[in-house]
Formats: sequence, structure tokens, C1' cells
RNA sequence: GAUUUAUAAAGAAGCGCUGAGAGACAGGCUCUAUGAAGCGCUAGCAACCCCCACCCUUACGGGAAGGUGCUAAUUCCUGAACGAUAAAUUGAUAUAUAUGACAA
Repeated sequence: GAUUUAUAAAGAAGCGCUGAGAGACAGGCUCUAUGAAGCGCUAGCAACCCCCACCCUUACGGGAAGGUGCUAAUUCCUGAACGAUAAAUUGAUAUAUAUGACAA
């Protein structure tokens, strides 16, 4: 760290240090001195890689030692085009983003 691909409505937090921001970006909205972000420790969730079984193969099923990831709000909502609606609003898709695997 380009590209490709899968997933994103579920799930799971305490303590210590520290001390003002955080939620990718923009707008909104929200969280925050009843302690933000960060760091450390411990715990947990999930099941992408992984392990077992099955199978022509994949998928389905079971597991959680190891590698990641995650533990406010649907990826917090919207962003582009299309449709429904008198309007407010709303539906489904794409983009973007995040994570894994692969990886020039």
C1' cells in the first nucleotide's frame, strides 16, 4: 500500500494513568468534567483467517488455542442518481467509509 473480493439492522466494558475533546470527511444530530480522545491492565463479543466434521467442490454444521477486528447511537443520519408522496417524508440501489482475506 494500488487492485480484487466478502461483510456492515445482531453482539459485547470495567479499572488505572491522564485531562478536553470525540463520533473518517462536510452538514445535521449526538456523546462528553457523573470524565472525551489516547495509553496500560483485565474481561467480553463475533467468527474474517484458523481448527474439526461433511462434501466432487462450495455452502450448511461444530469449535475458539492462535492472527486480526470490535465492545454509545443501523456504518448515528444524510451526501449521487432513480422511484413513491400535495408536502413533511420515504423505498431500494450506488458511492464513500470501516474490517477481514488476497496482494502488484
The RNA shown here (SAM riboswitch aptamer (S box leader)) has 104 nucleotides and comes from Marinoscillum furvescens DSM 4134.
Lineage of the source: Bacteria > Pseudomonadati > Bacteroidota > Marinoscillum > Marinoscillum furvescens.
Of the family's consensus pairs, 97% are formed in the model.